Description:
A computed fold for a 156-nucleotide RNA from uncultured Ruminococcus sp., annotated as Lysine riboswitch aptamer. NCBI's taxonomy places the organism under Bacteria, Bacillati, Bacillota, Clostridia, Ruminococcus. Model confidence (mean pLDDT): 81 of 100. RNAcentral holds the sequence, with entries from MGnify.
RNA sequence: AAUAGAGGCGCGGGUUUUAUCAGUAGUCUGCCAUUCAUGCGCGGAAACGCGGCAGGCGAAAGGAAAAGCCGCCGAGGUUGGCAUCGGUUUUCCGGCUUAUGCCUGCCGGGAUAACGCAGAAUAUGCGUUAUACUGUCGCGGAAGCGGAGUGCUAUU
Numbered sequence: 001a002a003u004a005g006a007g008g009c010g011c012g013g014g015u016u017u018u019a020u021c022a023g024u025a026g027u028c029u030g031c032c033a034u035u036c037a038u039g040c041g042c043g044g045a046a047a048c049g050c051g052g053c054a055g056g057c058g059a060a061a062g063g064a065a066a067a068g069c070c071g072c073c074g075a076g077g078u079u080g081g082c083a084u085c086g087g088u089u090u091u092c093c094g095g096c097u098u099a100u101g102c103c104u105g106c107c108g109g110g111a112u113a114a115c116g117c118a119g120a121a122u123a124u125g126c127g128u129u130a131u132a133c134u135g136u137c138g139c140g141g142a143a144g145c146g147g148a149g150u151g152c153u154a155u156u
Base pairs, nucleotide, nucleotide: 001156002155003154004153005152008073010072011071012070013069015067016066017065018064026057027056028055029054030053031052032051039050040049041048042094043093044092045091046090047089076107077106078105080103081102082101083100084099086097087096088095108134109133111131112130113129114128115127116126117125118124136147137146138145139144
C1' cells in the first nucleotide's frame, strides 16, 4: 500500500400498514359585520388581499411506531463557509428556511439525565455537558489509568 473483517438496542435508505397531525387547513350552507382599512400578511418600498358565529363534509406534508427489504462499519451525524433549485401573498432588496453538492472542524458506539434548538406534541431528532456501560489499543503484578476510527485485527 492492497484485500477481508470486528464492536451492537450498531449506522443509513426505501416499501407497506398504523396512530398522531386534527375535527386543524380547506370547502359548502345560513346569519351578522366590514371595505377610509391607522391593524394584519418575516423587515423595507410599491401593489394586492383580509372578518365573526352556527351547522354539514373534511385532508395533506414533515416527524413517529411495527414488519420486512436494500446498502454498509466515518457506517453516518453535525458546527461553520460557499454554490444551486425552491418556500415565505406579487415585484425588487434583505432575513429566515427545506433539499442537494463541495470545502473545513468535531464525534469509536449506544443508553440515561440536565440545558438549548427544531417540532402540533409530553412523540422524536440534533447540539453541549455529565454519569456509568461497552468495543479497541497502550501502560501496569493487579486494582486501575490513558488515547482515538487518518484507529484496531488478519492475510499478501